[in-house]
RNA sequence: GGCCCUAUAGUACAACGGCUAGUACAUCGCCCUCUCACGGCGGAGAUCGGGGUUCGAUUCCCCGUAGGGUCA
Numbered sequence: 001g002g003c004c005c006u007a008u009a010g011u012a013c014a015a016c017g018g019c020u021a022g023u024a025c026a027u028c029g030c031c032c033u034c035u036c037a038c039g040g041c042g043g044a045g046a047u048c049g050g051g052g053u054u055c056g057a058u059u060c061c062c063c064g065u066a067g068g069g070u071c072a
Base pairs, nucleotide, nucleotide: 001071002070003069004068005067006066007065010025011024012023013022018055027043028042029041030040031039048064049063050062051061052060
């Protein structure tokens, strides 16, 4: 340098073009307990950046950025 893959809460992952973006752990509050842990109930928290297509984009297209793989 060419090609391919990936990028979503703190972490690990979901999400036919219809989103009010979901789950687990973590975190916070309450209950339970003499206390802690376990358990129960509830809350907050995220789409890598910029354009485009579309009535509508996490999803499709383009250009970047970062990471990984492969060829030279």
Description
Transfer RNA from a Patescibacteria group bacterium, 72 nucleotides, folded computationally. Its Rfam family is "tRNA". Rfam classes the family as a transfer RNA. Its family is annotated with triplet codon-amino acid adaptor activity in the Gene Ontology. NCBI's taxonomy places the organism under Bacteria, Bacteria candidate phyla. The sequence was found in a public genome assembly.